[in-house]
RNA sequence: GCGCCCGUAGCUCAAUGGCGGAGCAUCCGGCUUAUAUCCGGCAGGUUGCAGGUUCGAAUCCUGCCGGGCGCA
Numbered sequence: 001g002c003g004c005c006c007g008u009a010g011c012u013c014a015a016u017g018g019c020g021g022a023g024c025a026u027c028c029g030g031c032u033u034a035u036a037u038c039c040g041g042c043a044g045g046u047u048g049c050a051g052g053u054u055c056g057a058a059u060c061c062u063g064c065c066g067g068g069c070g071c072a
Base pairs, nucleotide, nucleotide: 001071002070003069004068005067006066007065010024011023012022013021018055027041028040029039030038048064049063050062051061052060
């Protein structure tokens, strides 16, 4: 340099073009003499960035950024 794949909550991952969610973690409460386990609950997101298509984009298209793999 070229090709392919990936980027969504602190982490691991979902999400037919039509309400952005789960588990774990954090926090709060319950349980316990206490801690852990366990149970319940709250909060946490400009869906990597900028454009485009569309009535409507995390999703489709383009460019850029970052990561991984392969070729040279």

The RNA shown here (transfer RNA) has 72 nucleotides and comes from a Candidatus Nealsoniibacteriota bacterium. The source organism's lineage runs through Bacteria, Bacteria candidate phyla and Candidatus Nealsoniibacteriota. Its mean pLDDT, the model's own confidence on a scale to 100, is 81. The sequence is in RNAcentral, with records from ENA. It matches the Rfam family "tRNA". The family's RNA type in Rfam is transfer RNA.